[in-house]
RNA sequence: GGGGCCGUAGCUCAGCCUGGAUAGAGCGGCGGCCUUCGGAGCCGCAGGUCAGGGGUUCAAAUCCCCUCGGCCCCGCCA
Numbered sequence: 001g002g003g004g005c006c007g008u009a010g011c012u013c014a015g016c017c018u019g020g021a022u023a024g025a026g027c028g029g030c031g032g033c034c035u036u037c038g039g040a041g042c043c044g045c046a047g048g049u050c051a052g053g054g055g056u057u058c059a060a061a062u063c064c065c066c067u068c069g070g071c072c073c074c075g076c077c078a
Stems, first nucleotide, its partner, number of pairs: 001074007010027004020058001029045005051067005
């Protein structure tokens, strides 16, 4: 220098290919029920610039371009 994959809640990830209605799950956190107290179980709640910017579109986590970060492959110089 060329190419591929990944980045979504505190953590681990789904959703992306095939755009669509308020963006989800598990774990964790908080509260409640239960319990002598805990744990387990049950119920509820909070938590997101979907890595950043731009573009296309009526509409973008999803399509296109650039940038940043992580991992990997190939090449060049010495």
Molecule: transfer RNA
Organism: Candidatus Bathyarchaeota archaeon